[in-house]
RNA sequence: AUGAAGGCGACAGGAGAGACCUUGGAAAGCACUGGCUGACCGGGGCGCCGAAGGAAUAAAGGACUUCCAGGCUGAGGAAGUUCUGAAGCUCUCAGGCAAAAGUACUGUCGUCAGACG
Numbered sequence: 001a002u003g004a005a006g007g008c009g010a011c012a013g014g015a016g017a018g019a020c021c022u023u024g025g026a027a028a029g030c031a032c033u034g035g036c037u038g039a040c041c042g043g044g045g046c047g048c049c050g051a052a053g054g055a056a057u058a059a060a061g062g063a064c065u066u067c068c069a070g071g072c073u074g075a076g077g078a079a080g081u082u083c084u085g086a087a088g089c090u091c092u093c094a095g096g097c098a099a100a101a102g103u104a105c106u107g108u109c110g111u112c113a114g115a116c117g
Base pairs, nucleotide, nucleotide: 006112007111008110009109010108011107012106013105018046020045021044022043023042024041025040028037029036030035047097048096049095053093054091055090060084061083062082063081064080065079066078067077068076
């Protein structure tokens, strides 16, 4: 001096699925004998989504045990147990199902960092 991977921040983009049913409270408004509407906050029920997070795991590899096995050693093979092992697949715990917010991920910028040379 160049500045890979990665972390953080800002900006931009960013899907899916019931504004479902029922019930309680409720600022406020309308009406006036008894109700209607109700932003918003809870409970219950059924139906759905997958892209906060989380979980699971194929091939492959490691370890241990048993067997093939004869006097010993070594390599190898088979079976079992266990560990590592990916996700935009799967699960749907969590989260979400009008708008808003949020969202994995992508791009740009800034910053930290410092692989390689």

Overview: Glycine riboswitch aptamer from a Bacillota bacterium, 117 nucleotides, folded computationally. Model confidence (mean pLDDT): 76 of 100. It was read from a public genome assembly, where an Rfam model found it.